[in-house]
RNA sequence: GGUAGAGUUUGAUCCUGGCUCAGAACGAACGCUGGCGGCAUGCUUAACACAUGCAAGUCGGACGCUUUGGCGGCUUCGGUCGUCAGGGAGUGGCGCACGGGUGAGUAGCGCGUGGGAACCUGCCCAGUAGUGGGGGAUAACCGAGGGAAACUUCGGCUGAUACCGCAUGCGCCCGGUGAGCGAUCAUCGGGGAAAGAUUUAUCGCUAUUGGAGGGGCCCGCGUCGGAUUAGCUAGUUGGCGGGGUAACGGCCCACCAAGGCGACGAUCCGUAGCUGGUCUGAGAAGACGAUCAGCCACACUGGAACUGGCACACGGUCCAGACUCCUACGGGAGGCAGCAGUGGGGAAUUUUGGACAAUGGGCGCAAGCCUGAUCCAGCCAUGCCGCGUGAGUGAAGAAGGCCUUCGGGUUGUAAAGCUCUUUCGGCGGGGACGAAACGGUUCGUGCUAACACCACGGACUAAUGACGGUACCCGAAGAAGAAGCACCGGCUAACUACGUGCCAGCAGCCGCGGUAAUACGUAGGGUGCAGGCGUUAAUCGGAAUUACUGGGCGUAAAGCGUGCGCAGGCGGUUUGUUAAGACAGGUGUGAAAUCCCCGGGCUUAACCUGGGAACUGCGCUUGUUACUGGCAGACUUGAGUGUGGCAGAGGGGGGUGGAAUUCCAGGUGUAGCAGUGAAAUGCGUAGAGAUCUGGAGGAACACCGAUGGCGAAGGCAGCCCCCUGGGCUAACACUGACGCUCAUGCACGAAAGCGUGGGGAGCAAACAGGAUUAGAUACCCUGGUAGUCCACGCCCUAAACUAUGUCAACUGGUUGUCGGGGAAGCAAUUCCUUGGUAACGAAGCUAACGCGUGAAGUUGACCGCCUGGGGAGUACGGCCGCAAGGUUAAAACUCAAAGGAAUUGACGGGGGCCCGCACAAGCGGUGGAGCAUGUGGUUCAAUUCGACGCAACGCGAAGAACCUUACCCAGGCUUGAACAGCGAGUGACCACUUCCGAAAGGGAGCUUCCGCAAGGACACUCGUAGAGGUGCUGCAUGGCUGUCGUCAGCUCGAGUCGUGAGAUGUUGGGUUAAGUCCCGCAACGAGCGCAACCCUUGUUUGCUGUUGCCAUCAGGUUAUGCUGGGCACUCUGCAGAGACUGCCGGUGAUAAACCGGAGGAAGGUGGGGAUGACGUCAAGUCAGCAUGGCCUUUAUGUCUGGGGCUACACACGUGCUACAAUGGCAGAUACAAACCGCCGCGAGACCGCAAGGUGGAGCUAAUCGGAUAAAGUCUGUCUCAGUUCGGAUAGCAGGCUGCAACUCGCCUGCUUGAAGUUGGAAUCGCUAGUAAUCGCGGAUCAGCACGCCGCGGUGAAUACGUUCCCGGGCCUUGUACACACCGCCCGUCACAUCACGAAAGCCGGUUGUACUAGAAGUCGCCACACUAACCCGCAAGGGAGGGAGGCGCCUAAGGUAUGGUCGGUGAUUGGGGUGAAGUCGUAACAAGGUAACC
Repeated sequence: GGUAGAGUUUGAUCCUGGCUCAGAACGAACGCUGGCGGCAUGCUUAACACAUGCAAGUCGGACGCUUUGGCGGCUUCGGUCGUCAGGGAGUGGCGCACGGGUGAGUAGCGCGUGGGAACCUGCCCAGUAGUGGGGGAUAACCGAGGGAAACUUCGGCUGAUACCGCAUGCGCCCGGUGAGCGAUCAUCGGGGAAAGAUUUAUCGCUAUUGGAGGGGCCCGCGUCGGAUUAGCUAGUUGGCGGGGUAACGGCCCACCAAGGCGACGAUCCGUAGCUGGUCUGAGAAGACGAUCAGCCACACUGGAACUGGCACACGGUCCAGACUCCUACGGGAGGCAGCAGUGGGGAAUUUUGGACAAUGGGCGCAAGCCUGAUCCAGCCAUGCCGCGUGAGUGAAGAAGGCCUUCGGGUUGUAAAGCUCUUUCGGCGGGGACGAAACGGUUCGUGCUAACACCACGGACUAAUGACGGUACCCGAAGAAGAAGCACCGGCUAACUACGUGCCAGCAGCCGCGGUAAUACGUAGGGUGCAGGCGUUAAUCGGAAUUACUGGGCGUAAAGCGUGCGCAGGCGGUUUGUUAAGACAGGUGUGAAAUCCCCGGGCUUAACCUGGGAACUGCGCUUGUUACUGGCAGACUUGAGUGUGGCAGAGGGGGGUGGAAUUCCAGGUGUAGCAGUGAAAUGCGUAGAGAUCUGGAGGAACACCGAUGGCGAAGGCAGCCCCCUGGGCUAACACUGACGCUCAUGCACGAAAGCGUGGGGAGCAAACAGGAUUAGAUACCCUGGUAGUCCACGCCCUAAACUAUGUCAACUGGUUGUCGGGGAAGCAAUUCCUUGGUAACGAAGCUAACGCGUGAAGUUGACCGCCUGGGGAGUACGGCCGCAAGGUUAAAACUCAAAGGAAUUGACGGGGGCCCGCACAAGCGGUGGAGCAUGUGGUUCAAUUCGACGCAACGCGAAGAACCUUACCCAGGCUUGAACAGCGAGUGACCACUUCCGAAAGGGAGCUUCCGCAAGGACACUCGUAGAGGUGCUGCAUGGCUGUCGUCAGCUCGAGUCGUGAGAUGUUGGGUUAAGUCCCGCAACGAGCGCAACCCUUGUUUGCUGUUGCCAUCAGGUUAUGCUGGGCACUCUGCAGAGACUGCCGGUGAUAAACCGGAGGAAGGUGGGGAUGACGUCAAGUCAGCAUGGCCUUUAUGUCUGGGGCUACACACGUGCUACAAUGGCAGAUACAAACCGCCGCGAGACCGCAAGGUGGAGCUAAUCGGAUAAAGUCUGUCUCAGUUCGGAUAGCAGGCUGCAACUCGCCUGCUUGAAGUUGGAAUCGCUAGUAAUCGCGGAUCAGCACGCCGCGGUGAAUACGUUCCCGGGCCUUGUACACACCGCCCGUCACAUCACGAAAGCCGGUUGUACUAGAAGUCGCCACACUAACCCGCAAGGGAGGGAGGCGCCUAAGGUAUGGUCGGUGAUUGGGGUGAAGUCGUAACAAGGUAACC
C1' cells in the first nucleotide's frame, strides 16, 4: 500500500511549448425521462422590503387587590366569613446576555495553537459564621382631569422575600504596630450584613473561604493579494503623578523626554468571517470553509448609555437618519440575518403542518406551565444507498422494420406460444421498539429527638406516543402497474442506408458539410450508463505547465553592458567550552464529530453506534554533542603584504614627425577634365586637368601587423617625455581566514544625439541637381550642411555577443602561438614548469547542432532572469533626463499555435561538373501577299459537342450536299426504331393495290400458317417488370493516350549509423550515350529502367527458280526473254555467317576506358524502327467502348422533310502557291521505289481541245491493270517587266459522281489576270543519304485532299566552342518555400467590427485635513419657590443625601472648504486586434536581385 496517458505546430522527425480530452467531486441549475423505499441535503443571488400567526416566560410555597365556581359557617337574606379549585392585571423574585438566525463588517490577538497574571463570577458544590430590633413609602385600587389614539397628570388608601436606618461582626475591606527571609500570622483602630415562606423540617436570605463551570485581559508563533502603495506615527513611543475599571495598561488626563514602526514589507489599497474540517492529489500540495461542531461579529443604518453576576442587549430603552403604517394633523407605531409564509432579485432552493411523547432549556418545593430549541410529518431524483420492472423453455430462425452482391444478412430466443415465481405496488387482516423516570404501595440505608418528612437503593404497581394503525408480519389475486438518456470520424466502447449539397447544421481539441457525408438531419442496428442520462458553471487532478518533493536560461522564453561594494546568504585546519539549531527518551496538550482499523445495530447497504489508532503541531523536562551556530585560543594551505625581475596599442597630460587629401600663390602648358553599366549634372579658354616650386590648415597614423598584446567591460595603434592602474614570474620573509557572492546603492559605459565655446582638411545624414525607372522622396553620379575633431557638461542605449554571470575544486590527450622561470647541451636545440590565447579531439553532456581542463563534463556557494504567440517592451502611474528619450511595467482582446535543431525535396537574378539542333556555326522557312484549313470572336432559329502554354488550334474528323448529325424549324409515334422476360386477350401481320401527305405516317381493300389434339410459330392490343438517352459528373471510375523523356534514373532485402525523420548502398576518383564499366569505400547483394535479345537496312554463303532473270547455246522479230533452254547473274524468299574494342601501338593507375592503326561491306550502341522505369500534371477522354451515382420516361427517347455544322467588320495557328532567269514556256528524251485492284483495276482501239465518253481484252495479280515518275538531260524561246512571273477573283461553256451538287462537291476548256518584287518586332525545323528539292502511292471514300500516312529520285552547308537563352542529370550551398518561387510575405490607404489609451469636462463611490454643528447620553460643576426614611430639634425648621433644571468636556448624523484615490461617462483623437476573393507598391525569406540584422 502508492505515481498510466492521449490529440493537436511538420511533407516527415526529434525537442521546446501552449491549448484540449479521458478521472474524481458538487448546497448545483437546465434538457429529456421518471416505479418503490431508506438516510441525508435544500436562498450560494437583495445583510432587499415584509402582510399574518407563532418563536420567553414562570412563581399564590414573596405580596396586596379583584373576580368565577364548589363546599362549609353566620345572616337582618342585602350579604359576610372560612376553605378548596380557578381567572385577571399589578408589586416583587428569577429568567429574558441561553437557545435560534445570519456572515454585512473585520487582515484584527479576530481566529488557531501554546503559554501567562493584574481579575470577576447569579444559579451549583464544600466549609465557617449569622439571620436581632425598627421605620417610611409606593403600584394595584378609588376619585378627578388631558388625549382620536398611544398613553398620561393630579389627589387619596395599602402589602411584601420591594426600600431605609440601628444593633451585632468569626471571617472580610482600609490603616497602624509587632514577628517571620518570605508566604503569612498576631494585635490595635476604623468601615460594612441579612427576609422571610410553609410549618417543624426543609426551602430561602446575609457575610466569608475554597471548588467547579463560565467570562474579561496579556504574550510567542501561524494566518490572502498588490511595491505601478516606501516611508508611517503626535496620545504618537516612554517616564512620573493622578483618574478610571472587576482587572493590567495612554484606557483617560496633567507634566517631562523624543521617541516608536518599517525592505524579515510599516503605511495605504483590494479581497475575505476564522477553525475542526470538505473536495482533489501517490504524496508534497492546491482549492474551498454549505449542512454538523468550536470561536468571533452583527441584529433597519449610525451613536449612546441604563438595568444586571454577565449586554452597551435579535423579539429592551433613548436619540439621529432612511423607509413603511395609523391619525381627529395635534401626535403616534414598527424592525423575520427566529419558524412557516409573501413580494422582489435570480439559472436556482420546500409547509403560513403536528407534538412537547422523547432529548434539552426557563420558572416553580412540586404538580405543572412555556419552549417554530427539538422530535416528527409534508414537498423536491438535489445527493448517497438498496430493490424492482420478471424467470425457464421456445427456430417455422414467424410477421414487420432495416440493409443487400438479390443469394441472403440483421433485429433475434428477441416476440408469440408453453411452464413457473410474486419482491415492490394495489386489496384485506394483525401490529410494535422508542417509556421509564416522575407518581403510588412497601422494604432497607442515611438524616433526625423522631418509627414524620426528605434523599438514595430494592421489590411490586397505575398512568403517559406527535410520529402512527407507521415499521414489521400474515393472507388471497395476478406477469399482472413500472425504462429511459446520451453516444457511435480520431482521442473513445460502438456502422450502415436515405435526405441535404460550404446550404441547413455540428464542434471539447483536431476538424466535418461545395452530389456517393460512418462527423449535419432521420431511420435501422450497435455501444455505454441506468431511475436516471446528458449539458452547462465552478474546483482539484492529469500539469514535472511555478518544479520543496520535482524544471530551466549557447541557438527554443530566459545571464543584468561591466565592475566595486553595505545589508543578506555561504565559508579553510585545530583545541577547549556552551548546548541555540539538531537528535533521543519521558510528560502535558492537540474538544467532540470527521478520516482509518476492529467490533455492534437497522433483512443488506447508505446510515447509526462502542473501542482503538491517528491528529505528522505546540509547551515542559531529562539526556547526547558527531555536525552547524555562539564564546575563547591556536595554525597556514585560502586571501593579502614586502623583495628581485618581465611583457604590454592599459589610462591621463604635454610635445613632436613624415606620407597623403584639399585649399592658396607663382611657373610651364593647352583643351579638355571628372564621372558611369552607359550618361548627364559638375569643373574648364576669365586657362581647368597634368606638371614643378612655395605656403596654409585639419584629421588619421601605411609598412611592422599577427588565430599577436593589454584592459572589468566599452575599448586601446606614428614617435618621445612626465604622471599612473593592473597583471605575470622567482625565491624567501611577514599578517593569520582578513574570504566568496551580492538585492538596494555607487562608478564606468561604442556609436548616434543634446548644451556652451572652439575647430573644420577629408568624409558625410538632411538638402539640391543629374541619371535609372511605370514611378524612384532609393540603390549610381556631381555637389553639400549638421556631424565627425578639441574642452567642459549631459545622455546610458547596442546582435554592449563567446547570444555562454562570478568564484572554487575535480576529470585522458595532441598541436600552434604570446609572456616568465628552470634543467641539459659548446651551440643549434630539446625537456620540464607557470600564466594567457587559438585549433582538434577521449570520456561525459546535449533535442540536435555542438561543448569538451578557457566545459555546455562532475560538484559546491551566491546573484540575476524565464514560464505559449500576438497585443507590447506598448498604455497608465512612478523615477531619471534640457530634449530626444531611458528605466520600471500591465490589461482588455485575439490565435492554436508561435518556436529550436536536424531530415527529404523543391527553388535561387548561389557555386561546381555534364548533356541535348539548347545556344553558337550554317541551310531552308514562318511572321508581309492570295488561297486552303483549324480556332477565337461575332452573328444566327441552329451555326451540335469536346480539345486551351509547351503537351488545344490540317486536333477527335482515315474525308458534314442527304445520310453521317449529336444542333435548329416543322410534322408524326408512345412498351416505342432495335434487344429481351412474364401474364391476359385477339387472329391476324407482312407484302401488294388505291387515296391523302413534303416524307414519316394514316385511311380503305385483300389476308393466316404448322399440328390428330394439347399446343406452337408469328403479329397486334392491354398490363407489369422494364427499354431508350451523344442528358450531367473524366473532380466517383476502368481502359486507352499525351507529357516530362528514350531523360538515366527509381527502388528493395537484410547489415551498419542516427533518439528519430532518415542516411549508407546510389557519395568519391576516373570513364561512358547510359546508376555504362573500373577502382576505392560499412557496406554486401538484388529488382524495375540502360544495354542486349525483336523488325528493317547495309556485305556475303547455302537452298529455292515462277509470274522474276538472261551469261552461254539455238530459233524468231522492224523491235521486245518473244520462244526452246538455263538458274550463272540480278532479284524473290527462307536459313546461316559477319563486328566482339577481338588484334596492334599509345595514353591511363598495371583498371575501366579513350586515341590512333590494321583488316573488313560495315568499327566502337554501323543507320533506322519497335520498345517509354518509379512517378508528375485531380493532364485528356462518360462523344469510341465499358461503368457507379444522379436526371429524363406521350420525352432529354424515336421517325421523317427541310435547314445548320460551309455564316463574316475581325484576330491567331498550321499549310499550299508565289513573288521568278539555279526561272517560265515549248519540243525531245532517261532513270524509281513502295503500294493498290472483283460492289474492283481496267489495256489496245475509237470520239472529244480537255475533263471525259464508248467499249470491254486481260487480271483474284513478281503474270493483267492503275502507270507517262518528276526534278534531271538536250534544243529553242522569253531578257528583268507586276512581265510569256504569279495565279486569286470573276464570266461563259462543259464533264463526273450521286435520289439530289441552290445553300454546299471535284474536274475541264475559253476568257478575266487581284495581291504579291523575298516580308517589322519576333519566331520554327534540321548534324547526312539529313536539310532542301522532285515526283509516286495508299487509307478514308459514291464523289470530294494544298491535310495525313508511306515511297523512292537529286542531294548540300556548318558545328570554333559551352560565356549566354531554354530544357535536363549529378554533387554542393542558402531557405521564413512543402499547393513546394505561378511559393512565401510586409506596410500604408479604403470598408466593417471589437476591446483599449488620451481628452475640455461632467457624474458618483471612498478616504484625508481644517473649520462648523451639536441630538440622546455618561461624567464633572452649579443648583432653586424641589425632596418620605437617617441625624439635630418639643416643634417650626435645619443638616446629610437625592434631584427637576442649567452650564461644561466628549460626541453621531448634518454642513462648508480643500486634497488624495477609485470608478463611470465624454465631442474628438491615437494606435492595436480581427475580417474568402479591395487599392498601392515589393521591404523580408535564395547573394530575395543594394547581404541581412541591432
The prediction has a mean pLDDT of 85. Small-subunit ribosomal RNA from an uncultured bacterium, 1494 nucleotides, folded computationally. Rfam family: Bacterial small subunit ribosomal RNA. Gene Ontology terms of the family: structural constituent of ribosome and ribosome.